[in-house]
Context: one part of a larger RNA
RNA sequence: CUGGGCGUAAAGCGCACGUAGGCGGACUAUUAAGUCGGGGGUGAAAUCCCGGGGCUCAACCCCGGAACUGCCUUCGAUACUGGUAGUCUUGAGGUCGAGAGAGGUGAGUGGAAUUCCGAGUGUAGAGGUGAAAUUCGUAGAUAUUCGGAGGAACACCAGUGGCGAAGGCGGCUCACUGGCUCGAUACUGACGCUGAGGUGCGAAAGCGUGGGGAGCAACAGGAUUAGAUACCCUGGUAGUCCACGCCGUAAACGAUGAAUGCCAGUCGUCGGGUAGCAUGCUAUUCGGUGACACACCUAACGGAUUAAGCAUUCCGCCUGGGGAGUACGGUCGCAAGAUUAAAACUC
Numbered sequence: 001c002u003g004g005g006c007g008u009a010a011a012g013c014g015c016a017c018g019u020a021g022g023c024g025g026a027c028u029a030u031u032a033a034g035u036c037g038g039g040g041g042u043g044a045a046a047u048c049c050c051g052g053g054g055c056u057c058a059a060c061c062c063c064g065g066a067a068c069u070g071c072c073u074u075c076g077a078u079a080c081u082g083g084u085a086g087u088c089u090u091g092a093g094g095u096c097g098a099g100a101g102a103g104g105u106g107a108g109u110g111g112a113a114u115u116c117c118g119a120g121u122g123u124a125g126a127g128g129u130g131a132a133a134u135u136c137g138u139a140g141a142u143a144u145u146c147g148g149a150g151g152a153a154c155a156c157c158a159g160u161g162g163c164g165a166a167g168g169c170g171g172c173u174c175a176c177u178g179g180c181u182c183g184a185u186a187c188u189g190a191c192g193c194u195g196a197g198g199u200g201c202g203a204a205a206g207c208g209u210g211g212g213g214a215g216c217a218a219c220a221g222g223a224u225u226a227g228a229u230a231c232c233c234u235g236g237u238a239g240u241c242c243a244c245g246c247c248g249u250a251a252a253c254g255a256u257g258a259a260u261g262c263c264a265g266u267c268g269u270c271g272g273g274u275a276g277c278a279u280g281c282u283a284u285u286c287g288g289u290g291a292c293a294c295a296c297c298u299a300a301c302g303g304a305u306u307a308a309g310c311a312u313u314c315c316g317c318c319u320g321g322g323g324a325g326u327a328c329g330g331u332c333g334c335a336a337g338a339u340u341a342a343a344a345c346u347c
Stems, first nucleotide, its partner, number of pairs: 004318003007301002012315001014201004021194003025088007033081002035077008049065006091191001092188002094185006103177007110154001115149007125136002162169002206246006215240002219235004257314006265292013296303002320347003329340004
């Protein structure tokens, strides 16, 4: 390499869009490139193989045959693939009418709570803990009432509920905006799938500039303890928040790539439709999201129409453990580092 694989043993890129490429629905005609058959030419000799022969045998040598699985050319075949021409509607898209939703961006706004400030009442404690202490308090704390400031997050509703490609998204209102589902359809007519490179998006932490700062790492102190670099307590800085720009990684997980078709069921739940009537139930259908379970699959665990079943197409990836996702080099980055990615040696 072939092969065999990728939920948990090594292995699905974090996710999407999309270039080249690969693959691609039904019917008809044509072509004959792939494909198949026949003929011709060539495929040097030697070698290899087969049958003979010569050195006393063998190695070796000689003769004949076959073979040289290939290439070129010509005559045919036309099912399939390809090309060309035409047609179609089931794939895909469009149009119309409804619908659900924490999908996104921007602006505005609301209440509870924490903290701080001012004022009133009020007096000796308050905090905190298993118990304490650090800490706060007669310069009036804690408690309580009123007023104010500021930042961040949105209790209940809330749900194996919803939306989004993934990351992710949750008070309320408005504006702009993406996608999806259902029903109807007399439109387009294969316009599709995948996708090396490429491009974009991408939690948290981190970085740059400028704002903001209520509560919470690090750190300091007090305890606990044999010790206590912790759990508990009292303080407390970056950051967390906003704007713009970078970073590009996660157990980025369903540890399960995308797409299409086919293959028993039962019970929930979410969003639509249809029919029946008892008008809130039953039946049915489409799309999502779950539980169980048959065939089948699996080393087992388990999966099972949302497959890890049966098949097809395309991409990515794996090939004993350690060394190592490291070194060197390249690319990217302000840096942190990211990405690509070995070997010696060793078991």
The part of an RNA shown here (small-subunit ribosomal RNA, central domain) has 347 nucleotides and comes from Rhodobacter sp. YS11. It matches the Rfam family "Bacterial small subunit ribosomal RNA". Taxonomically the source falls in Rhodobacter (Bacteria, Pseudomonadati, Pseudomonadota, Alphaproteobacteria). RNAcentral holds the full RNA, with entries from ENA and SILVA.